[in-house]
RNA sequence: GGAUACCACGGUGAUGGAGUUCACCGAUAAACCGCCCGGAAGGCUGAUAACUCCUGUGUUGAA
Numbered sequence: 001g002g003a004u005a006c007c008a009c010g011g012u013g014a015u016g017g018a019g020u021u022c023a024c025c026g027a028u029a030a031a032c033c034g035c036c037c038g039g040a041a042g043g044c045u046g047a048u049a050a051c052u053c054c055u056g057u058g059u060u061g062a063a
Base pairs, nucleotide, nucleotide: 009026010025011024012023013022016054017053018052019051020050021049034044035043036042
């Protein structure tokens, strides 16, 4: 875009960036905002939703 479907677009997927794929939400609203504990206190894992690369961080070993 009259509405719906559909397509396109935008946004989101617990801490950074890029590519690809997937899922979800959508015009001022939602998708989303980790786990353990009844809750809180306290504690714990991970830079991904998934894969790859980069950056940062952690552990072990070697040069």

Predicted 3D model of a 63-nucleotide RNA (Fluoride riboswitch aptamer (crcB RNA motif)) from a Syntrophaceae bacterium.
The prediction has a mean pLDDT of 75.
Taxonomically the source falls in Syntrophaceae (Bacteria, Pseudomonadati, Thermodesulfobacteriota, Syntrophia).